[in-house]
RNA sequence: GAAAAACGUUAGGGGUGCCGACGCAUGCUGCGCGGCUGAGACUUACCCUCCGAACCUGAUCCGGGUCGUGCCGGCGUAGGGAAACGUGGCUCCUGCCGC
Numbered sequence: 001g002a003a004a005a006a007c008g009u010u011a012g013g014g015g016u017g018c019c020g021a022c023g024c025a026u027g028c029u030g031c032g033c034g035g036c037u038g039a040g041a042c043u044u045a046c047c048c049u050c051c052g053a054a055c056c057u058g059a060u061c062c063g064g065g066u067c068g069u070g071c072c073g074g075c076g077u078a079g080g081g082a083a084a085c086g087u088g089g090c091u092c093c094u095g096c097c098g099c
Stems, first nucleotide, its partner, number of pairs: 001092002006087005011049004017036004022032004055080003061074004
């Protein structure tokens, strides 16, 4: 001098599903409560930000499973997708001094 992990600040991006024999309002939907998966299913939260599977598209997709659902896997080396700074210092390079 460069620089990984990790952390922080600011800014930005993102998701809002499914089930119920329960309650209320209703008139078939909404809210509450309970259940499922998940980091997160409305949350002072959580996740992600280009080394980008956070998330969206394909997709009313394909296979498996479930009471049911992106619930699991495939698709997926696909197409899109939101950044700067600071702390840090594994490690590496260079210079100087000594032996």
The RNA shown here (TPP riboswitch aptamer (THI element)) has 99 nucleotides and comes from a Zoogloeaceae bacterium. The organism belongs to Zoogloeaceae, within Bacteria. It was read from a public genome assembly, where an Rfam model found it. It matches the Rfam family "TPP riboswitch aptamer (THI element)". For this family Rfam cites "Comparative genomics of thiamin biosynthesis in procaryotes. New genes and regulatory mechanisms" (Rodionov et al., J Biol Chem, 2002). About the family: Vitamin B(1) in its active form thiamin pyrophosphate (TPP) is an essential coenzyme that is synthesised by coupling of pyrimidine and thiazole moieties in bacteria. The previously detected thiamin-regulatory element, thi box was extended, resulting in a new, highly conserved RNA secondary structure, the THI element, which is widely distributed in eubacteria and also occurs in some archaea. Analysis of operon structures identified a large number of new candidate thiamin-regulated genes, mostly transporters, in various prokaryotic organisms. The THI element is a riboswitch that directly binds to TPP to regulate gene expression through a variety of mechanisms in archaea, bacteria and eukaryotes. through a variety of mechanisms in archaea, bacteria and eukaryotes. Tandem TPP riboswitches have been reported where both TPP riboswitches respond independently to TPP. The structure of TPP riboswitch has been reported for Escherichia coli and Arabidopsis thaliana.